[in-house]
């Protein structure tokens, strides 16, 4: 270098729920809790793919608002990129 993760170590990260706070919403920090993880580390300033529609834009209105479009918001615990611990070949 390059390939496996059945076993062991040394650690490791925490999902739903619960509180508090932030945010228009997805979602997020903290604190609890462990569902599960060998990258569940990092990158969303640019590779898919997924949420969400605040602002704005269209279209309809009893004008009060109701439909819709659409990231600049946003998930790395969906794929992907990229680095890397222990062990084995």
């Nucleotide at each position: 270098g390059u390939u496996u993760g059945a076993a062991a170590a040394a650690g490791g990260c925490a999902a739903a729920g619960u509180a508090g706070c932030c945010g228009a919403a997805a979602g997020g920090c903290u604190a609890u809790g462990a569902c599960g993880c060998a990258a569940a580390g990092c990158u969303a300033g640019a590779g898919g793919g997924u949420c969400u529609a605040a602002g704005g834009g269209a279209a309809c209105u009893a004008c009060g608002g109701u439909u819709u479009c659409g990231a600049u918001g946003a998930c790395a615990g969906c794929c992907a990129g990229u680095u890397g611990c222990c062990a084995g070949g």
Model confidence (mean pLDDT): 84 of 100.
This is a predicted structure of an 89-nucleotide RNA (c-di-GMP-I riboswitch aptamer).
Of the family's consensus pairs, 95% are formed in the model.